[in-house]
RNA sequence: GCCUUACACGUGGGGAGCCCGGCAGGGCUGAGAGGGCGCAAGCCGACCCAUUGAACCUGAUCCGGGUAAUGCCGGCGCAGGGAUGUGAACUCCGCCGCCU
Numbered sequence: 001g002c003c004u005u006a007c008a009c010g011u012g013g014g015g016a017g018c019c020c021g022g023c024a025g026g027g028c029u030g031a032g033a034g035g036g037c038g039c040a041a042g043c044c045g046a047c048c049c050a051u052u053g054a055a056c057c058u059g060a061u062c063c064g065g066g067u068a069a070u071g072c073c074g075g076c077g078c079a080g081g082g083a084u085g086u087g088a089a090c091u092c093c094g095c096c097g098c099c100u
Stems, first nucleotide, its partner, number of pairs: 007087004011050004017028004035044003056081003062075004
């Protein structure tokens, strides 16, 4: 000199793929690839995300690249959907009062 709320509490939303034939165990990407309870339905936990919303879903049995393979990477994507309230703090502006 520039940037400017990032925090707390409550509530809510979401995913769990690919490969080693299966189990077990391991490998890849990732924040997370299933930790606990339950006969099951389901509940809880971890992690991420909550409108300033690419967490996640749809399009999509999509397109290009790459891989042992896969939403693995990029595109699609100022496409369509998508779950939030309160408080604190900070910055700026305005008004009122007081002091100088």
This is a predicted structure of a 100-nucleotide RNA (TPP riboswitch aptamer (THI element)) from a bacterium. Its mean pLDDT, the model's own confidence on a scale to 100, is 80.